[in-house]
Molecule: Bacterial RNase P class A
Organism: Plantactinospora sp. CA-291049
RNA sequence: AACGCCAGCCAGGCGACCGCGCCACCCCACGGGUGUCGAGGAACGUCCGGGCUCCACAGGGCAGGGUGGUUGCUAACGGCAACCCGCCGAAAGGCGCGGGACAGUGCCACAGAAAACAGACCGCCGCCCCUCGGGUCGGUAAGGAAUGAAACGGUGGGGCAAGAGCCCACCAGCAUCCCGGGUGACCGGGAUGGCUCGGCAAACCCCACCCGGAGCAAGGCCAAACAGCACACGAUCGAGGGCGGCCCGCCCGAUGUGUGCGGGUAGGCCGCUGGAGCCUGCCGGUGACGGCAGGCCGAGAUGGAUGGUCGCCACCACCCUUCGGGUGGGACAGAACCCGGCGUACCGGCCGGCUAACCUC
Numbered sequence: 001a002a003c004g005c006c007a008g009c010c011a012g013g014c015g016a017c018c019g020c021g022c023c024a025c026c027c028c029a030c031g032g033g034u035g036u037c038g039a040g041g042a043a044c045g046u047c048c049g050g051g052c053u054c055c056a057c058a059g060g061g062c063a064g065g066g067u068g069g070u071u072g073c074u075a076a077c078g079g080c081a082a083c084c085c086g087c088c089g090a091a092a093g094g095c096g097c098g099g100g101a102c103a104g105u106g107c108c109a110c111a112g113a114a115a116a117c118a119g120a121c122c123g124c125c126g127c128c129c130c131u132c133g134g135g136u137c138g139g140u141a142a143g144g145a146a147u148g149a150a151a152c153g154g155u156g157g158g159g160c161a162a163g164a165g166c167c168c169a170c171c172a173g174c175a176u177c178c179c180g181g182g183u184g185a186c187c188g189g190g191a192u193g194g195c196u197c198g199g200c201a202a203a204c205c206c207c208a209c210c211c212g213g214a215g216c217a218a219g220g221c222c223a224a225a226c227a228g229c230a231c232a233c234g235a236u237c238g239a240g241g242g243c244g245g246c247c248c249g250c251c252c253g254a255u256g257u258g259u260g261c262g263g264g265u266a267g268g269c270c271g272c273u274g275g276a277g278c279c280u281g282c283c284g285g286u287g288a289c290g291g292c293a294g295g296c297c298g299a300g301a302u303g304g305a306u307g308g309u310c311g312c313c314a315c316c317a318c319c320c321u322u323c324g325g326g327u328g329g330g331a332c333a334g335a336a337c338c339c340g341g342c343g344u345a346c347c348g349g350c351c352g353g354c355u356a357a358c359c360u361c
Stems, first nucleotide, its partner, number of pairs: 004354003008350003012313007020038002023035005040332001044343002047341005052215004064211005069083005084098001085096004099206002104204002106200003121144002123140004128135002153171006172196001174193008219270004228261006240252004277296008315329006
């Protein structure tokens, strides 16, 4: 150096022309002009958590759902950090849906003698029978065949008819107690005991903790038309309306006309974007994170804007190949109340740190 591991970043740049949205200002104003701003690292999936809004609610419980090593961080979390334990890796490091299997119930396919109150296929031993092949009964669980994801402790000695934790020593494991370290998960050590106890809770279940419901189409404000209710006026002595403003005139005109009311539809407005905000520096903390100071304002649409074409440069791939030239390519995706996470998608590329088995020098 290559390989490997960890953490972070970019998502082409500049210019011209055409086009779109919000806001501000201007104009000769149903329109137009000028100017600022105008998607993302995931805006996505909507999986989890919170803010906000409305409804419900004395307290407690049942049902239902979720979470599950410990200590912390946080508004909160199923997220994150550090640590513990287990597994993987030579290492850097990675992965873990990581409470309970003497509370109870259940399951463990196939194979295998046997899959969990143990039991006994071949063996081994004793007694008896017998046609010497074997058979009945009893003892045994050492040995064997293996099966299986998983097989009822291991080695050695004693013992026995043969054997066996039946007994003993050491080892492994379990339970109880004690000592030391740690906030804790847990770690280290010692004593005693019976000798030995399978797995599955992402099976029911048990334990501890958490959870009221619906969501910006939340929710609020203004408010046509039609219908309703109340009051007033009114039928040839005519309310009211039309004929561009007024008068005359002409025409229409009766379950009519006018005014008010409440509810609130169409429609419009608010909610709406300045916030658990972003950047820089310092301080505290191993870290997640927190504190302080200074600076900044970065979309708000509602049939829903944020786009397209061309030129130059940069990058990548291929071809021709002397400098160089030609052709092609640029992903995933896209706001809709806001925020914190997780997960997933993605053409290419960049920076930093770490490891040293193997290989080369």